Notes
A computed fold for a 134-nucleotide RNA, annotated as FMN riboswitch aptamer (RFN element). The prediction has a mean pLDDT of 79.

């Protein structure tokens, strides 16, 4: 350095205000939240330089709606949500701006992304240690 194995640790956020009602964190108006890996374009910072720019090198961040996975459902096969417009630019599904949209199952004095439960569970995967290999 690398990949495989073993061990170990970690690995999900969110109902605040008002309204209706006998009853709602479930409905209505406003609010709030966003797992993992990839891509994130010539984005950001630093180094290199007398200075600037380019090239090059290093570092961190960077998509809920793109690609895949986890999750969830199913005996199995299999299934499993949601984005447009404008700007910049050679180039944007990713940058910047705006406006939209989405969210398992069971429960419940009343219908749930946000409450309770399966779950002191499982898990994509991440870190550390060891062994092996180059």
């Nucleotide at each position: 350095g690398u990949u495989a194995c073993u061990g170990u640790u970690c690995a999900g956020g969110g109902c605040g205000a008002g309204g209706u009602g006998a009853a709602a964190c479930u409905c209505c108006u406003c609010a709030c939240c966003g797992g993992u890996g990839g891509u994130g374009a010539u984005g950001g910072g630093c180094c290199u330089u007398c200075u600037c720019u380019a090239c090059g090198g290093c570092c961190a961040c960077g998509a809920g709606u793109c690609c895949a996975c986890g999750u969830g459902c199913g005996c199995a096969a299999g299934c499993u949500g949601a984005u447009u417009c404008g700007g910049u630019g050679c180039g944007a599904a990713c940058c910047c701006g705006a406006a939209a949209c989405c969210g398992a199952c069971g429960g419940u004095c009343a219908g749930a992304g946000u409450c309770c439960g399966g779950a002191u569970g499982g898990a994509a995967g991440a870190g550390c240690a060891g062994u092996g290999c180059c």